Predicted 3D model of a 187-nucleotide RNA (Lysine riboswitch aptamer) from a Thermoanaerobacteraceae bacterium. It matches the Rfam family "Lysine riboswitch aptamer". Rfam 15.1 lists 3,224 matches to the family in 1,923 species. The sequence was found by an Rfam model in a public genome assembly. Taxonomically the source falls in Thermoanaerobacteraceae (Bacteria, Bacillota, Clostridia, Thermoanaerobacterales).
RNA sequence: GGGUGAGGUAGAGGCGCGGUGCGCCAUCAGUAGCCAUAAUACCCAGAGGUCAGGGGAAGUUAUGGUGAAAGGGGCCAUCGCCGAAGUUCUAUUGAGCGACCUCCUCAAUAGAGCUGGGGCUGUAUCGAAUAGGUGCAGCACUGUCACCAUCGGUUACCCUAGCCGGUGGUGGAGAACUAUCUCACUA
Repeated sequence: GGGUGAGGUAGAGGCGCGGUGCGCCAUCAGUAGCCAUAAUACCCAGAGGUCAGGGGAAGUUAUGGUGAAAGGGGCCAUCGCCGAAGUUCUAUUGAGCGACCUCCUCAAUAGAGCUGGGGCUGUAUCGAAUAGGUGCAGCACUGUCACCAUCGGUUACCCUAGCCGGUGGUGGAGAACUAUCUCACUA
């Protein structure tokens, strides 16, 4: 000086990730609601069912007028970050709902699985959605490491090896990669 293993600290990737804002924009939607007119005897909470309770032109439907918001997204700003984080499945709890059953949706928690990163195409699924997310199949792009090939540089004779850099190919996964520190082992 090097290699392997364990642990700590710091760091990089870029159309990078997440939180927040009563920011802006479209969507939701000419929908819900409200008003008017007409019809109807039944009607009432996310869907179906049972029970309880309630309503009697209320509700429902049609036409005309008026006409939102939330959830879901994009952009911007800002803050925190680089397994950042996301998502799927299962279980439990809570909410949507007066009680119960089946389901659905939303939220939280726990466990397991998957994803290096973002993009594009197709498809399945969630979704009001042609938004967006995820899975699967595919396409290049990009960071990183290993191996192979090749080109250049380098230790002041030359060559080889090593090291450094470029190019091309193949492969890997974030439990990775880079730097550094500590410990153990080692030719």